[in-house]
Small-subunit ribosomal RNA, 3' major domain from a metagenome, 477 nucleotides, folded computationally.
Context: one part of a larger RNA
RNA sequence: UGACGGGGGCCCGCACAAGCGGUGGAGCAUGUGGUUCAAUUCGACGCAACGCGAAGAACCUUACCUGGGUUUGAAGGUGACAGGACCGGAGGUGAAAGCUUCUCUUCCCGCAAGGGACCUGUCGCUAGGUGCUGCAUGGCUGUCGUCAGCUCGUGUCGUGAGGUGUUGGGUUAAGUCCCGCAACGAGCGCAACCCCUACCCUUAGUUACCAUCGGUUCGGCCGGGAACUCUAGGGGGACUGCCGGUGACAAACCGGAGGAAGGUGGGGAUGACGUCAAGUCCUCAUGGCCUCUAUGUCCAGGGCUACACACGUGCUACAAUGGACGGUACAAAGCGUCGCUAAGUCGCGAGACGGAGCUAAUCGCAAAAAGCCGUUCUCAGUUCGGAUUGCAGUCUGCAACUCGACUGCAUGAAGCUGGAAUUGCUAGUAAUCGCGGAUCAGCACGCCGCGGUGAAUACGUUCCCGGGCCUUGUACA
Numbered sequence: 001u002g003a004c005g006g007g008g009g010c011c012c013g014c015a016c017a018a019g020c021g022g023u024g025g026a027g028c029a030u031g032u033g034g035u036u037c038a039a040u041u042c043g044a045c046g047c048a049a050c051g052c053g054a055a056g057a058a059c060c061u062u063a064c065c066u067g068g069g070u071u072u073g074a075a076g077g078u079g080a081c082a083g084g085a086c087c088g089g090a091g092g093u094g095a096a097a098g099c100u101u102c103u104c105u106u107c108c109c110g111c112a113a114g115g116g117a118c119c120u121g122u123c124g125c126u127a128g129g130u131g132c133u134g135c136a137u138g139g140c141u142g143u144c145g146u147c148a149g150c151u152c153g154u155g156u157c158g159u160g161a162g163g164u165g166u167u168g169g170g171u172u173a174a175g176u177c178c179c180g181c182a183a184c185g186a187g188c189g190c191a192a193c194c195c196c197u198a199c200c201c202u203u204a205g206u207u208a209c210c211a212u213c214g215g216u217u218c219g220g221c222c223g224g225g226a227a228c229u230c231u232a233g234g235g236g237g238a239c240u241g242c243c244g245g246u247g248a249c250a251a252a253c254c255g256g257a258g259g260a261a262g263g264u265g266g267g268g269a270u271g272a273c274g275u276c277a278a279g280u281c282c283u284c285a286u287g288g289c290c291u292c293u294a295u296g297u298c299c300a301g302g303g304c305u306a307c308a309c310a311c312g313u314g315c316u317a318c319a320a321u322g323g324a325c326g327g328u329a330c331a332a333a334g335c336g337u338c339g340c341u342a343a344g345u346c347g348c349g350a351g352a353c354g355g356a357g358c359u360a361a362u363c364g365c366a367a368a369a370a371g372c373c374g375u376u377c378u379c380a381g382u383u384c385g386g387a388u389u390g391c392a393g394u395c396u397g398c399a400a401c402u403c404g405a406c407u408g409c410a411u412g413a414a415g416c417u418g419g420a421a422u423u424g425c426u427a428g429u430a431a432u433c434g435c436g437g438a439u440c441a442g443c444a445c446g447c448c449g450c451g452g453u454g455a456a457u458a459c460g461u462u463c464c465c466g467g468g469c470c471u472u473g474u475a476c477a
Stems, first nucleotide, its partner, number of pairs: 001477002003474003007471007015461002019425005026316008034307002042053002064302007076126009088103006107116003128291002131289003137285002139280003142276001144274001149188006155164003168179003194268004199236007209225002213223003239262001242256005318418001322377007334365003339358002344353003384415001389410007431453007
């Protein structure tokens, strides 16, 4: 100087407390361990691995296994030599890929000689490796933590390691600001500058809008309008600016006014010096090592989907604040030409036929759902719950057996609110309800977004956990 203490003081955080909803019990989905297997490819392991890499394993992917083929190679560059246009057709063998046989045709420039393009073969120089080492590395990332810290120059103190500044008194979300002080300044962080959102003005008016006027098939549909909504450019607005109180005449805090908004208005992006030899050699790059008729490469089939079990994360429930049936409202944000697909017709349905429109404020996906209004069920393992299984189908795709999603009929399991324990959340939040997107032929209970309905509670900081500052002890570094 640090680190540590079941030392002390001050302070903060959904850390506890106060509340609301879950997980832990059930079924299923998904990841992991274990076990099994020819293979169940590999990585990730307290927080910070386990719906993680994977924004989508039937083949492909694929890295694994079995079997079969191949060796300048699956792909590329270059030099030399030789040959041929390319493409296509038919046959043999084989599970297929491949291997092989026969046949047909000679591209461009040029009169020609010849040259060029493309392809194939042989040889040479290069190849290839998702093989190992993340403890050789770059890059990227997680984490403490959006915590308020981490440092430097000069000066000064100390023999020195170092100290001071950065401590102290207040204050703040903040090393934020004020005051004091052997310190005076500065840098990286904090804050602000950026984006979205909340109010207003202005510019513009189609594909969006419709107050006034007219028409109308009653649909902003038409003429029209530029007000409103909205869209998207430019501005304004909030700064403790004003008033009162407290305070040290400070910083600031408390209350109030005005205001759409009040003290960082709400949300996002933004992550200091560093820590964990944290993660990644399987994104990529790369040193070293290993391999080179194989640890490369091609193909078929299988596997990654196994299943006495254990754990994590979710979904659906156990019902009446509910289930079922009928009627009827109100979104936002997205996506669409290899696409979204309307009307209409058929089918109980998944869907099929059909083909208008749309490169989209124009057309389509598109029905929002919870809600509201009726009817029914009457507390039951039930008209709750839907697992499992049988049959019949639809769609995608070369192909749904291993191993897809969905539909109809039948079947109708566990489950009556969950032990010890444990988790999220402080407001448009939790809870609950649906909608969209990426990936994607097909496949979503996951992920990333969007809006609808919309709570309860916070006395307080003694205690648990994590963190910041000061101080004290130490046989630790």